Description:
Transfer RNA from Weissella fangxianensis, 84 nucleotides, folded computationally. It matches the Rfam family "tRNA". The source organism's lineage runs through Bacteria, Bacillati, Bacillota, Bacilli and Weissella. The prediction has a mean pLDDT of 80.
[in-house]
RNA sequence: GCCGUCGUGGCGGAAUUGGCAGACGCGCACCGUUCAGGUCGGUGUGAGAUUUAUCUCGUGCAGGUUCGAUUCCUGUCGACGGCA
Numbered sequence: 001g002c003c004g005u006c007g008u009g010g011c012g013g014a015a016u017u018g019g020c021a022g023a024c025g026c027g028c029a030c031c032g033u034u035c036a037g038g039u040c041g042g043u044g045u046g047a048g049a050u051u052u053a054u055c056u057c058g059u060g061c062a063g064g065u066u067c068g069a070u071u072c073c074u075g076u077c078g079a080c081g082g083c084a
Base pairs, nucleotide, nucleotide: 001083002082003081004080005079006078007077010026011025012024019067027045028044029043030042031041032040046057047056048055049054050053060076061075062074063073064072
């Protein structure tokens, strides 16, 4: 230099022939259980804003196609692998 695969919440990791983004697990917060702790059970957990239940943004980054993109296309950055 060329080719291929991958990049998603705090972490691991789903969702792929374009159709509700973050299932599930871990972690964390609160509550219950306990004399207390652990275990176990319940609820919540991307970010911002505010009117507090709604809006906007969010799949490495920047664009494109489309009514609609994690998914398709282009460029680019990074990791890994292959060829030279």